[in-house]
Molecule: transfer RNA
Organism: bacterium
RNA sequence: GCGCAGUUAGCUCAGCGGUAGAGCAUUCGCCUUACACGCGAAGGGUCAUAGGUUCAAAUCCUAUACUGCGCA
Numbered sequence: 001g002c003g004c005a006g007u008u009a010g011c012u013c014a015g016c017g018g019u020a021g022a023g024c025a026u027u028c029g030c031c032u033u034a035c036a037c038g039c040g041a042a043g044g045g046u047c048a049u050a051g052g053u054u055c056a057a058a059u060c061c062u063a064u065a066c067u068g069c070g071c072a
Stems, first nucleotide, its partner, number of pairs: 001071007010024004018055001026042005048064005
């Protein structure tokens, strides 16, 4: 330099154009003499950035940035 993949909650990851979710973590409640485990609830998201297509975009298109893999 070229090609491919990835970027979504604090972490690991789902989400095939129509209200953004799970597990773990955090906080609160229940349980316990107490802690742990277990159960329930809550908070937490400019969906990497910018533009485009569309009635509607995390999802499709383009560019850029970053990370990883491969080729030279």